[in-house]
């Protein structure tokens, strides 16, 4: 220093729920709790799932409704990946 990750040692983040605020909405922010988590750290680069519409594309219909593409968002605790890290047993 690389790879690795333990009943180590020192900590760290913090699910659902509730409260409160921003959003059309998925969803995020603070506080409150802790299911977890060796990256549960940052980053939407490929993918996945989710949410929308003043509109637009196609299916529908009597004419809504409904679906669907696309367009924009959301999500890093959904995966793959990139860049960073805290300590050290085998």
């Nucleotide at each position: 220093u690389c790879g690795u990750g333990a009943u180590a040692a020192g900590g760290g983040c913090a699910a659902a729920u509730c409260g409160u605020g921003a959003g059309u909405g998925a969803u995020c922010g603070c506080g409150a709790g802790a299911c977890g988590c060796a990256a549960a750290g940052u980053g939407a680069a490929g993918g996945g799932u989710c949410u929308u519409u003043a509109g637009u594309u196609c299916u529908g219909u009597a004419a809504u409704a409904a679906g669907u593409a696309a367009a924009a968002g959301a999500u890093a605790g959904c995966c793959u990946u990139a860049c960073u890290g805290c300590c050290a047993a085998a």